This is a predicted structure of a 522-nucleotide part of an RNA (small-subunit ribosomal RNA, 5' domain) from mucus bacterium 106. The coordinates come from a structure-prediction model, not an experiment, and the mean pLDDT is 81.
[in-house]
Context: one part of a larger RNA
């Protein structure tokens, strides 16, 4: 966060699977760099050959825009779903510590010397139905390794000073050990490598709050604690060996049942009582279950492996798969939406930039689901009309200024016309400061949503009223039908022949594109 039933003109804002975290067809949601690098599979340009229908068709050359695959860098721990678990330092707060890591970013300080082995791919030869995958040669780099320099760090041994009852601490310092590096460039920009500090994150302790059950009273053996060592970014029963035998409990231990917490919502005069959708914070998961690898960062939604349950595909030898992303399906259900458009804006990731990607998001579909605003006309008009309905004490009453008529107005719909804001930036051109970087102004590009808002013109009252309800609570009355039936009802109670209570009708009340009813709360 509603769901039904009768009804139904317009817009703006907002909300939309509460149930099976049940199971998915099929698209799409994460790439991205060529200014890292061997290339050259496609495109499109030059170069050159060839053949002729002389403007076209093969070829061939990475030569140049470019770029399929590949190697390599970062990104893929965010962003977007879910609430399944969890009663806990998980969340809220308060309030500290140290025994810690932190890519990219921000500020210092220093550097960038020489070498080498290899392997994707390219090829060759092969297995496979398919997924795929074995051999052989070669080859590149900001991939890998070795060497030399080395400020600062880190770690071993020392040294002085200062403090301290002492083990030590803080500062200085000296020896020894160890730790870099890549490139493109004319330089700059770019990008890199140690070492230090900053910001951001993360890690770790403490206090107090945090749901019900005592028809749960005891639990606990790595369990409380010590030494040692291991491990880890770090501290710690975290783990292991050894000691001690201790923790913990009616101030509710152990158990059991429910349950994401929070900011915030609704009630309520507050106290409180109820809930946790949207929206933001933090937690926790990712078909169960479990491991770790890579990494600054994960035990990783759209990664890897192992097991299980299910689908699927098969040439039966094997092998794929994970929508609690968005959008759809079936299912379940009272019950919740398009297999829509754009990256134009804002962030995001890569890139020096261009520009890619981006179901993050901006839109635009549906739906009275809610809240909010407008409209279905104004005015005037009694013979209180000639009817009609209903009533009647048949004289009349009521519907009712209501209608007919006269006059006015066009919101809205409808038709035509005009037609935005949201765009400043990046880039690109001038032009100014400027050694360089860069920085400023002037221009110029760039809108999905949209021919959308919003304006104008036209013609006409023209296109637009429903639900409930009328003993009493509760505003609202009469006839008719029916006879304890056939119904009504929230409560008390109506109905068995004069029923304001059932069904109808005339009036009427009350709310209004929306009225009732069911469910929860206060």
């Nucleotide at each position: 966060g509603a769901a039904c039933g009768c009804u139904a003109g317009c817009g703006g804002c907002a909300g939309g699977c509460c149930u099976a975290a049940c199971a998915c067809a099929u698209g799409c949601a994460a790439g991205u760099c060529g200014a890292a690098c061997g290339g050259u599979a496609a495109c499109a340009g030059a170069g050159g050959g060839u053949g002729c229908u002389u403007g076209c068709a093969c070829c061939c050359u990475g030569c140049u825009g470019a770029c399929g695959a590949g190697u390599g860098g970062c990104g893929c721990a965010c962003g977007g779903g879910u609430g399944c678990g969890g009663a806990a330092c998980g969340c809220g707060u308060a309030u500290g510590g140290a025994a810690c890591c932190u890519g990219c970013c921000c500020c210092u300080g220093u550097c960038a010397g020489g070498g080498g082995a290899a392997u994707a791919g390219c090829c060759c030869a092969g297995g496979g139905a398919a997924a795929c995958u074995u051999g052989g040669a070669u080859u590149a780099a900001u991939g890998c390794c070795c060497c030399a320099u080395g400020g600062u760090g880190a770690c071993a041994c020392g040294g002085u000073g200062c403090u301290g009852c002492a083990u030590g601490g803080c500062a200085c310092u000296g020896u020894g050990u160890u730790u870099a590096a890549a490139g493109a460039u004319u330089c700059a920009u770019c990008g890199g490598a140690c070492a230090g500090g900053g910001a951001u994150g993360g890690c770790c302790a403490u206090g107090c709050g945090u749901a019900c059950c005592a028809u749960u009273a005891g639990c606990u053996u790595g369990u409380u604690g010590g030494u040692a060592a291991g491990g880890u970014a770090a501290c710690g029963g975290c783990u292991u060996a050894c000691c001690a035998a201790g923790g913990c409990a009616a101030c509710g231990a152990u158990g059991g049942u429910u349950a994401g917490g929070g900011g915030c919502c609704c009630u309520g005069a507050g106290a409180g009582g109820g809930g946790g959708a949207u929206c933001c914070c933090c937690c926790a998961c990712a078909c169960u279950g479990g491991u770790a690898c890579u990494g600054a960062g994960a035990c990783a939604c759209g990664g890897a492996c192992c097991a299980g349950a299910c689908u699927c595909c098969u040439a039966c030898g094997g092998g794929a798969g994970g929508c609690a992303g968005c959008a759809g399906u079936g299912a379940g259900g009272a019950a919740u939406a398009u297999u829509g458009g754009a990256c134009a804006a804002u962030g995001g990731u890569g890139g020096g930039a261009a520009c890619a990607c981006u179901g993050a998001u901006c839109c635009a579909g549906c739906c009275a689901u809610g809240c909010c605003g407008c409209g279905u006309g104004c005015a005037g008009g009694a013979u209180g009309a000639c009817u009609g309905c209903c009533c009647u004490a048949u004289g009349g009453g009521u519907u009712g200024u209501a209608a007919a008529c006269u006059g006015c107005u066009u919101u809205u719909a409808u038709a035509c016309g005009g037609g935005a804001a949201g765009a400043a930036a990046c880039g690109c051109g001038c032009c100014u400061a400027c050694g360089u970087g860069u920085a400023g102004g002037c221009g110029u590009c760039u809108g999905a949503c949209g021919g959308u808002a919003c304006c104008g013109u036209a013609a006409g009252a023209a296109u637009a009223a429903g639900g409930a309800c009328c003993g009493g609570c509760u505003a609202a009355c009469u006839c008719c039908g029916u006879g304890c039936c056939a119904g009504c009802a929230g409560c008390c109670g109506c109905g068995g022949u004069a029923a304001u209570a059932c069904g109808g009708a005339g009036g009427g009340u009350c709310c209004g594109a929306g009225c009732g009813u069911u469910a929860u709360c206060c």